Predicted 3D model of a 157-nucleotide RNA (Lysine riboswitch aptamer) from a bovine gut metagenome. The sequence is in RNAcentral, with records from MGnify. Its mean pLDDT, the model's own confidence on a scale to 100, is 82.

[in-house]
RNA sequence: GAUAGAGGCGCGAGGUUCAUCAGUAAGCCCCUGCUCAGAAGCAGCUUUCGCGGGGAACGAAAGGGAACAUCGCCGAAGUGAAGAACAGCAGCUGCGCUCCUCUUCGCUGGGCCGUCGGAGAAUAUCCGCCGGACUGUCACGCAAGUGGAGCGCUAUC
Repeated sequence: GAUAGAGGCGCGAGGUUCAUCAGUAAGCCCCUGCUCAGAAGCAGCUUUCGCGGGGAACGAAAGGGAACAUCGCCGAAGUGAAGAACAGCAGCUGCGCUCCUCUUCGCUGGGCCGUCGGAGAAUAUCCGCCGGACUGUCACGCAAGUGGAGCGCUAUC
């Protein structure tokens, strides 16, 4: 240097089904308040027509979750920052926000439990800092143990 492996409630992707989302949102109907001002993410111009509250009938979906089988795998993957491109928010310009994808650099060995914080409809779940024991690996050590990090470890050539 190349190839092949190991950690275990191991990691991830799409698919099928199920529950939740939710008797919620939107639209339609009724009542009512405001009403040429306002409303549509912000500003300008334009375009469209309302905006708020209550009620009746009707009535979703996505994200997130579980199970099943399959597929790809062991920096699997996750995450932070920067950059790029697409899409959406009535049209245009400028901005802002959000989703997805990619590149570069950094951090994290792994799963579990917990406080706090964030996202979320949520008691689910996910993410982050910190803490705890456990576990795999290598080093040190007489031993009990201690320490390090995956750019690691083991095997073969």